Predicted 3D model of a 74-nucleotide RNA (transfer RNA) from a bacterium. The prediction has a mean pLDDT of 80. Its Rfam family is "tRNA". It is annotated as a transfer RNA.

RNA sequence: GGGCGGUUAGCUCAGCUGGUUAGAGCGCCUCGUUUACACCGAGGAGGUCAUAGGUUCGAAUCCUAUACCGCCCA
Numbered sequence: 001g002g003g004c005g006g007u008u009a010g011c012u013c014a015g016c017u018g019g020u021u022a023g024a025g026c027g028c029c030u031c032g033u034u035u036a037c038a039c040c041g042a043g044g045a046g047g048u049c050a051u052a053g054g055u056u057c058g059a060a061u062c063c064u065a066u067a068c069c070g071c072c073c074a
Base pairs, nucleotide, nucleotide: 001073002072003071004070005069006068007067010026011025012024013023019057028044029043030042031041032040050066051065052064053063054062
């Protein structure tokens, strides 16, 4: 330098061929339970969906560029 894959909550990841509230597990907070802690039960907070632009009535999803991470080739 070329090719491919990835980037979504604090962490690990889903999210179908674009469709109306963006989710799960773990973690965190509160309450219950306990003498207390843990476990368990109930509830809650937390997201510019990497960044910018484009297409569309509508974009996490499609297109383009850029950034970062990984793999392969040279």